[in-house]
RNA sequence: UGAGCCGGCCGGGUGGCCGCGGCGUCGCUUCGACGGCGUCGAGGAAGGUCGGGGCUCCGCAGGGCAGGGUGCUGGCUAACGGCCAGUCGGGGCGACCCGCAGGAAAGUGCCACAGAAAACAGACCGCCGAUGGCGGGCGAGAGCCCGCACAGGUAAGGGUGAAACGGUGCGGUAAGAGCGCACCAGCGGCCGGGGCGACCCGGCCGGCUCGGUAAACCCCACCCGGAGCAAGGUCAAGCGUGGGAGGGCCGGCCCGGCCAGUCUCCCCAGGUAGACCGCACAGAUGGAUGGCCACCCCGGAACCGCAAGGCUCCGGACAGAACCCCGCCUACAGGCCGACUCACCGU
RNA sequence: GCGCCCGUAGCUUAGCUGGUAGAGCAGGGGACUCUUAAUCCCAAGGUCGAAGGUUCGAAUCCUUCCGGGCGCA
Numbered sequence: 001u002g003a004g005c006c007g008g009c010c011g012g013g014u015g016g017c018c019g020c021g022g023c024g025u026c027g028c029u030u031c032g033a034c035g036g037c038g039u040c041g042a043g044g045a046a047g048g049u050c051g052g053g054g055c056u057c058c059g060c061a062g063g064g065c066a067g068g069g070u071g072c073u074g075g076c077u078a079a080c081g082g083c084c085a086g087u088c089g090g091g092g093c094g095a096c097c098c099g100c101a102g103g104a105a106a107g108u109g110c111c112a113c114a115g116a117a118a119a120c121a122g123a124c125c126g127c128c129g130a131u132g133g134c135g136g137g138c139g140a141g142a143g144c145c146c147g148c149a150c151a152g153g154u155a156a157g158g159g160u161g162a163a164a165c166g167g168u169g170c171g172g173u174a175a176g177a178g179c180g181c182a183c184c185a186g187c188g189g190c191c192g193g194g195g196c197g198a199c200c201c202g203g204c205c206g207g208c209u210c211g212g213u214a215a216a217c218c219c220c221a222c223c224c225g226g227a228g229c230a231a232g233g234u235c236a237a238g239c240g241u242g243g244g245a246g247g248g249c250c251g252g253c254c255c256g257g258c259c260a261g262u263c264u265c266c267c268c269a270g271g272u273a274g275a276c277c278g279c280a281c282a283g284a285u286g287g288a289u290g291g292c293c294a295c296c297c298c299g300g301a302a303c304c305g306c307a308a309g310g311c312u313c314c315g316g317a318c319a320g321a322a323c324c325c326c327g328c329c330u331a332c333a334g335g336c337c338g339a340c341u342c343a344c345c346g347u
Numbered sequence: 348g349c350g351c352c353c354g355u356a357g358c359u360u361a362g363c364u365g366g367u368a369g370a371g372c373a374g375g376g377g378a379c380u381c382u383u384a385a386u387c388c389c390a391a392g393g394u395c396g397a398a399g400g401u402u403c404g405a406a407u408c409c410u411u412c413c414g415g416g417c418g419c420a
Stems, first nucleotide, its partner, number of pairs: 001343004006338005012296007020041008043318001047329002050327005055228004067224005072086005087101001088099004102219002107217002109213003124158002126154003131151002133148006166184006185209002187206008232277004241269004245264002247259004297316005303310002348419007357372004366403001375389004396412005
């Protein structure tokens, strides 16, 4: 100098004029309001409504089933699918990044096409002729030799596929094969050491070689009652509803029962409209938080100037609280600060 | 504001227990007809709303966005 990577922060500033909403106060008032002054008035995401909590109502003895969610380890938190640190796996030369990362050796299912075969294995082409069989030859005989590939042995090689039942080499064999051995890889067991732990390091033993898929069912561990401020609560018109009192009958009277259900509108009740609370040092009511001008800042373009610079024009994002809070995710013009990596050049 | 559902060809839709996407109508070409309609035959037309992930493989499973619709006083 160029390219990159990580973390944090800002997301226009000052003044003037006009305007909007809440609260307080003063003036005026025709009681509807209006005006003056003071004070407060959007964000890092207020957004999506994805996760969790507060709050409110309903439900609930306890336990289980069903259903849903989460899923390496340790910690933080009121809680979470969040955050921090680490482990393991993958990617990058590197700084660093990504991971819904328990169990496939509990069971079930699926693995299209191709291929012989797609999951307690099996054998298309191929290889073999040890053993049995068939044919032939030799031999006195035991038997030996040759051929076939019917039974059979084998999985080295070929080809298919995303994936083919460890890899390489030597031995071995009729041909072969962990069949045996050496090394490597994986798995399991035991032991020692480190770490709270996930896990890591080292040694020994066992030929044990057991495909993938659980963002398929499932198993294991842990967690979860439902609804949501249009929750819920208080007061409460008008019309209507229900109850009581006054009426009649039974009766000497009270209690009580029956009838009438009209009127009086006296009293009470639930509840609708509506109002208020819930509700906040922004706040709600169909929803305020804005606009213009000047100067400065940042970016771009044209012109002038040798240059420093001057001048004119254009642009400055995403978006906008509605019960509150903690996170996640998504959108975002431009800019600032710090740490680190790689390449090249110079000393 | 809260809760829920749906996006597949121009239109209406099937497929959503993963295996390479069909059907009807419309449009195009041809046959039949004097011509049109009807009928018959043929081919074309799909990045399954977008992106990322799981898997050998995604319309289908998972996550995040985009668009549309319904209900609740």
Predicted 3D model of RNase P RNA and transfer RNA as a complex of 420 nucleotides. Rfam match: Bacterial RNase P class A. It is annotated as a ribozyme. Model confidence (mean pLDDT): 78 of 100.